Context: one part of a larger RNA
Formats: sequence, C1' cells, structure tokens
RNA sequence: UGACGGGGGCCCGCACAAGCGGUGGAGCAUGUGGUUUAAUUCGAAGCAACGCGAAGAACCUUACCAGCUCUUGACAUUUGGUGCUACCUGCAGAGAUGCAGGGUCCCUUCGGGGCGCCAGGACAGGUGCUGCAUGGCUGUCGUCAGCUCGUGUCGUGAGAUGUUGGGUCAAGUCCCGCAACGAGCGCAACCCUCGCCAUUAGUUGCCAGCAUUCAGUUGGGCACUCUAAUGGGACUGCCGGUGAUAAGCCGGAGGAAGGUGGGGAUGACGUCAAGUCAUCAUGGCCCUUACGGGCUGGGCUACACACGUGCUACAAUGGCGGUGACAGUGGGCAGCCACUCAGCGAUGAGUAGCUAAUCCCAAAAAGCCGUCUCAGUUCGGAUUGGUCUCUGCAACUCGGGACCAUGAAGUUGGAAUCGCUAGUAAUCGUGGGUCAGCAUACCACGGUGAAUACGUUCCCGGGCCUUGUACA
Repeated sequence: UGACGGGGGCCCGCACAAGCGGUGGAGCAUGUGGUUUAAUUCGAAGCAACGCGAAGAACCUUACCAGCUCUUGACAUUUGGUGCUACCUGCAGAGAUGCAGGGUCCCUUCGGGGCGCCAGGACAGGUGCUGCAUGGCUGUCGUCAGCUCGUGUCGUGAGAUGUUGGGUCAAGUCCCGCAACGAGCGCAACCCUCGCCAUUAGUUGCCAGCAUUCAGUUGGGCACUCUAAUGGGACUGCCGGUGAUAAGCCGGAGGAAGGUGGGGAUGACGUCAAGUCAUCAUGGCCCUUACGGGCUGGGCUACACACGUGCUACAAUGGCGGUGACAGUGGGCAGCCACUCAGCGAUGAGUAGCUAAUCCCAAAAAGCCGUCUCAGUUCGGAUUGGUCUCUGCAACUCGGGACCAUGAAGUUGGAAUCGCUAGUAAUCGUGGGUCAGCAUACCACGGUGAAUACGUUCCCGGGCCUUGUACA
C1' cells in the first nucleotide's frame, strides 16, 4: 500500500421488511447429471453451467457408431500431356460408385483464357490436443462510482498528498475549506424512442360542413385523425420556506410533462490463468491409403433414477354453449391467400386481389348473456385404441394436425426458495425470426390492470472513512 475481521462509523440496492404472484407436491415439455449403448458427438459447471452454444437433430444438418468405399484427394496453387469429357439412356449396387451405349467441349483480339480428364511431386485436409502459449469476441463484479496521471510539496524509502474534511447529490454531482494546482478515463450531457405543440406534405390515410352510396363508395376537401421530416418545449427558469449569504433540499404556481419526465443504447482501471482452439484467426504438438474424403443405415429422441427451467391444472373470480364489440407490433411472390363449393374437422377443389398505409394473413382474447351447483364432477387432460389429413425422395426407429372412443395423476403442494415498486406485478391474447414440416422456448406487440414500502435492527451484495492483523 492492499486484502481480510462473527471491529467501528456513514450510505446505497426488490438486500431485508410491507405486499402480490409463483417454484418445491401432480401430469407433460425441455435442458443437465447418472446409467445404458456399437454410438447415445462435443462444449458450458456456484452466483455468472443446466428452454445455455442450438433463431428450430426424420435424410441433410452431424462433428458420433456400424458397414461399404477413395487416396494429390470434396477444396486451393503449380508442372507436363490431353479434349475420350460435361450431359442423356441402360445395367449392377443400399448408395457412393463402376461398366456399356449415344453424344458438337466453350469463348477468343488467334497471344491465350475458361471447363474437364490423365500422370507426378510439392502439397491439400483434420469440428484431432493445448482457452494454462494466443488474437478477437463474451460473461461477471456493475451502469457500482470509482481508476489514474503531470508538476509541486512531504517522507531515507516503499509511498503519501491531490481523491481526506464540513455539507449535498443518482453520481469523485456540485459548493465550501485545505500544500496543493491542474488534467485524463469513467458520471452527466450530446444519440434513439414514448408523452405535448407547431410548420411542411396529403396518397394507398382521414371526413367537419355540402352532395352521393349497401359501403369514405364517388365528387369535393386536407380542418381533424394518422403518417414522417424539421423545429419548439423543462432550465430549479418563477414564488415562498430552509440552509452557511453556497451547493442544494422542501412546498407552491403555471404547464402535456417538474426537478435525471418514462424507456433504450452506452459498461472506466481492473478481477475471476472466468468462457470460447467446435464461429473465425493463430503458435506449438499430433494424423497423412488416415485422426483426411464420399455414401447407406443407425445414433444425438435410450431410461431404474436425481436436479434446473417452463407449460397445463387441481376449478364457480370457474367449465361449457351462445352472442358480438374494441388493439398494437409485424410478415407476404418457390409467398400471403379473400370468396365459392365439399368435408363434423384437420384439409381439399376452383377462382379473384396483392411486390402491399391499397390486397391478404386477420378470428384478437380476456368482456356480456344462459346453463352447470361443489362432485374426482359438464373440473382436469395425461395415456392408449381406431380412422383420417398435411409437409416432405422418405414420418418404423423419430414430425405436426383433425375426428371418434378412452379419461391417469391432481382437491393448492414439507424443509426451503424465486420474481416484482406502476402502466410495474398478475392476467389475456397477437405477431415475428429460425423453418419444406415442427415452439409450452426465444424476441417483440398491445388489452385489462392491482397491493405494499413503518423503516434500515437483522440476511445478502456494494461504496467511502477509520481501526486491528502471526496474511500478500
């Protein structure tokens, strides 16, 4: 100087407390451990691994296993020779591939170039090892308020001072004081978005008044809504109190918004030899007729069990039937599909519109009315049988959906434990990415919409000062 303390002081955080809803019990989905297996590819491991890499394993993916098969190789550069090739058909085969037959190599500035075949060596190739050799990227403490430097001063020196102190703040934020005076990286602001207003613009959007229609449909209009570009607006600016006359704090006015207005992006010096050699790159080591390449089939989907994360429930604030309004993101041409017909339905057949503020996905759901009357039920839907349907070469291992039948556990969950402070929790549906098909996951969108916070003694994490130390 740090680190640590079941030392002290001050302060903060959904850290506790006050509340609301969960997890832990059940069934299922998913990840992991374990076990099994020819293989169940690999990585991730307290917080910060475990719906994680994976924004989607039937083949492919795929790295694993079994079998079949190739050896200058699926891919790159280079040397020599060459145009039998590419393509189509047939046969063998699980296919890779092999054999046979047909069949004009292409462009050209005539130098050559492109595509392919044969031979040969340099070489290719490796998701093989080492993240404790590395770059890059990322997690975490933590959006915590800290981390440092120059000059000066003090100290033999390590170092100190500044950065401590008195107030204050979300903040090393600002003010005052002071052997310090300044500065840098952080904080804040500048950026995006939501909330108010204005200007510009008026189609595909809108309709106040005037006609018109089944209908903003048409004429007309751009006032309003909206769209999307540019500006304005909030600064403790004003008033009162308090404070040290300061910084600030408390209350008030005006205002769409008030003291950082809400949200996002933004992550200092560093810590964990944290994670990743399987995104990529890369040193070293290792393999080279194989640890490389191709193919078929299997596996990653196994199942006595254990854990994490979720979904659905156990019901009446509910189930079922009917009714019929009100959103906002988004997506669409190998696509979204209106409408009509067939089917109980998944879906099929036919046929419009739309490269989309124009057409379509599209029905929002919770809501309201009726019924059921507390039961393993008109709750719950697992499981199983059957019949269909869709995608796709192909749904056996191993996909999704529909209908009929079946109708399991479960009556609110031990010890323990998690999230959340406002348009939040809870609850309700909607869209998107991935994607041929497959979502209870992920990312977004809106609808309805709470309760509680006395307070900082205690648990956890963190910041500053101080103290002790057999620690570095």